[in-house]
Context: one part of a larger RNA
RNA sequence: CCCGGCGAGUUACUGGCGGUAGCCGCUUAAGCCACUCUGUGGCGUAGGCCGAGCGAAAGCGAGUCCGAAUAGGGCGCGUUAAGGUUGCCGUCAGUAGACCCGAAACUGCGUGAUCUACCCAUGGUCAGGGGGAAGCGGGUUUAAGCGCCCGUGGACGCCCGAACCAGUGUACGUUGAAAAGUGCUUGGAUGAACUGUGGGUAGUCUGGUGAAAUGCCAAUCGAACGCAGAGAUAGCUGGUUCUCCCCGAAAUGCAUUGAGGUGCAGCCUCAUUCGUUCUGUCUCGCAGGUAGAGACACUGGAUGACCUAGGGGCCUUCCCGGGUUACCGAAGUCAACCAAACUCCGAAUGGCGAGACACCACAGAAUGGGAGUGAGACUGUGGGGGAUAAGCUCCAUAGUCGAGAGGGAAACAACCCAGACCUUCCGCUAAGGCCCCCAAAUGUGGGCUCAGUGUGAAAGGAUGUGAGGGUGCACAGACAACCAGGAUGUUGGCUUUGAGGCAGCCACCAUUUAAAGAGUGCGUAAUAGCUCACUGGUCGAUGUGUCCUUGCGCCGAUAAUGUAAGGGGGCUUAAGCCCACUGCCGAAGCGAAGGCGUGGCCCGCAAGGGCUACGGGUAGGGGAGCGUUGCGUUCUCCGGUGAAGCCGUAGGCGAAAGCCGCGGUGGAGGGAACGCAAGUGCGAAUGCCGGG
Numbered sequence: 001c002c003c004g005g006c007g008a009g010u011u012a013c014u015g016g017c018g019g020u021a022g023c024c025g026c027u028u029a030a031g032c033c034a035c036u037c038u039g040u041g042g043c044g045u046a047g048g049c050c051g052a053g054c055g056a057a058a059g060c061g062a063g064u065c066c067g068a069a070u071a072g073g074g075c076g077c078g079u080u081a082a083g084g085u086u087g088c089c090g091u092c093a094g095u096a097g098a099c100c101c102g103a104a105a106c107u108g109c110g111u112g113a114u115c116u117a118c119c120c121a122u123g124g125u126c127a128g129g130g131g132g133a134a135g136c137g138g139g140u141u142u143a144a145g146c147g148c149c150c151g152u153g154g155a156c157g158c159c160c161g162a163a164c165c166a167g168u169g170u171a172c173g174u175u176g177a178a179a180a181g182u183g184c185u186u187g188g189a190u191g192a193a194c195u196g197u198g199g200g201u202a203g204u205c206u207g208g209u210g211a212a213a214u215g216c217c218a219a220u221c222g223a224a225c226g227c228a229g230a231g232a233u234a235g236c237u238g239g240u241u242c243u244c245c246c247c248g249a250a251a252u253g254c255a256u257u258g259a260g261g262u263g264c265a266g267c268c269u270c271a272u273u274c275g276u277u278c279u280g281u282c283u284c285g286c287a288g289g290u291a292g293a294g295a296c297a298c299u300g301g302a303u304g305a306c307c308u309a310g311g312g313g314c315c316u317u318c319c320c321g322g323g324u325u326a327c328c329g330a331a332g333u334c335a336a337c338c339a340a341a342c343u344c345c346g347a348a349u350g351g352c353g354a355g356a357c358a359c360c361a362c363a364g365a366a367u368g369g370g371a372g373u374g375a376g377a378c379u380g381u382g383g384g385g386g387a388u389a390a391g392c393u394c395c396a397u398a399g400u401c402g403a404g405a406g407g408g409a410a411a412c413a414a415c416c417c418a419g420a421c422c423u424u425c426c427g428c429u430a431a432g433g434c435c436c437c438c439a440a441a442u443g444u445g446g447g448c449u450c451a452g453u454g455u456g457a458a459a460g461g462a463u464g465u466g467a468g469g470g471u472g473c474a475c476a477g478a479c480a481a482c483c484a485g486g487a488u489g490u491u492g493g494c495u496u497u498g499a500g501g502c503a504g505c506c507a508c509c510a511u512u513u514a515a516a517g518a519g520u521g522c523g524u525a526a527u528a529g530c531u532c533a534c535u536g537g538u539c540g541a542u543g544u545g546u547c548c549u550u551g552c553g554c555c556g557a558u559a560a561u562g563u564a565a566g567g568g569g570g571c572u573u574a575a576g577c578c579c580a581c582u583g584c585c586g587a588a589g590c591g592a593a594g595g596c597g598u599g600g601c602c603c604g605c606a607a608g609g610g611c612u613a614c615g616g617g618u619a620g621g622g623g624a625g626c627g628u629u630g631c632g633u634u635c636u637c638c639g640g641u642g643a644a645g646c647c648g649u650a651g652g653c654g655a656a657a658g659c660c661g662c663g664g665u666g667g668a669g670g671g672a673a674c675g676c677a678a679g680u681g682c683g684a685a686u687g688c689c690g691g692g
Stems, first nucleotide, its partner, number of pairs: 001692006011096014025049003031043005053060002063075004099239002102236001106229006117201009126191001128160003131156001135152006164188003169184004203221001207217003242625006252265005266373002268370007277363001279358008292345001293343002299339003303335004310328002312325005376401010406417003421595004426591003432585003435569003441582001443581006454571001460555002464552010481538005487511003492506003517532001521530002596615008626681001628678008637670002645665005651660003
């Protein structure tokens, strides 16, 4: 992992509601009696519910309570079987283990020191080698000592190193040879040494032991193990078994030792009652302070100018004070502005009420039974937070997903189109498409783009190119080019070593002229020289400058495996972009044909038929069925001429769960109808047991 079997809402009591049955007041409990004795029938009226309520109560009573009240109000009566009561069935709740499996733990009583920690008693073990303390002897020395030398001696948690004990480093081992080892290496090895045997100390007074690590106490230790309380508890995780039909949510509000739980409300469903009350549009009426807008209508903000109280600096001054200021500056005035917590104003949309019209649908409301939900997600729009970040976060509003399949977007819950009852090798369309991959136009007319732009991006930049417009100059000759001139006072003055148009400062006049700056740039040490402005000539315009608006392009443009930013091929008067048009393709949409079911209405005694609408669906509510085991009743039911079970099936029936038939196997029981009762349906629970 697979296969088979087992495997989860049960039972009791109490209560709510519904269905059904009996009675009209209902009903018995314990117990007793009878009988055909797991039971049935009868008796039993103690008790329970109902028959009147209100008040805290005394109490009063169709009323009563509050109150001074004959006021007013609360709860009642007036009220109809839509009632009362008792049983059975269904469903839900409560109490019980209460759908099943699952803790970590807590408590009680026991069992453990054959492992290990420490202790007690009694035994055992430590090859060999080395160092050589005290003491003692001798020698030497001394006055005597001390000392020194030689020897003897054999101390030591001494040294080296086997056994023995330990476990340092490393490699291997890691489904091991081994639930801690093996190889090499390493530490101790007369000691706080190691070890045999016997014995002692223990788990809630949180125990024992501990050269102390929360170590060890039988492969278990921040509290051993066994059994019991016990099915502890688990607001948590997982699992929860046949079919079909109808409807169909929520991820919000308030509260919560509350936040992944729960209560109430909201939203779903079923029944009953009401019967258009719903919803939409129009008309009329009403509330409002958002968007926008506003600035002598407030509160604030904020820029400049004017004006000015006050302050600062400077001058004067013993003080008082005075003068001055290219300083700061409230208030005021003017101009132009800003505001979620500003408003003299002020929409659209939305909301509330009334009327009319439309609609008749799984519209609406109330009461009661049953829920689930209370982690939401993205997209558009209006906002708050954040950085006018986030596949960010928090509200509002609409949609979709959630719980929604189908077509499009290459692929892609949330985007676009569109809501799947079933069948069809029929048709029409939506979004989106129509050169090929790939269904349908190499469609028509007009324009744009040359960048493969299309097929990714900004500030910014540019004689790209199309369209529209403004304006200057121009046949009295423009723009560009070419030829010629570009002068004089004068080297303007100042400055300077020099300053001559051209370092710098000041001024920038006048003359001759067709025109020519007290000079545009280059240049010189300064001059010189070249050049420009300006003028004439040549030439002869479908002219030439400049500015604005706008279409499409260009640059800006750098990333990690490999083109890789059109899905690809590939595409240039397009297969790109814009405008207009015609046709076609394209979905589970719409239609056609046939079939099934559900709600409402109508016909009908019914069966059935007609009309109309509806049938995506998670949590969940409601309805109808299939199958399994056993029981009761019925069936002159089936069965060795072959029951059940098992295998197969191309036949029949059913919408499905399934049923029947047939063949094989098997070898003794089984079935149908109508009822009843459940140990009643498995693929999942790291499920349990067995097998492979």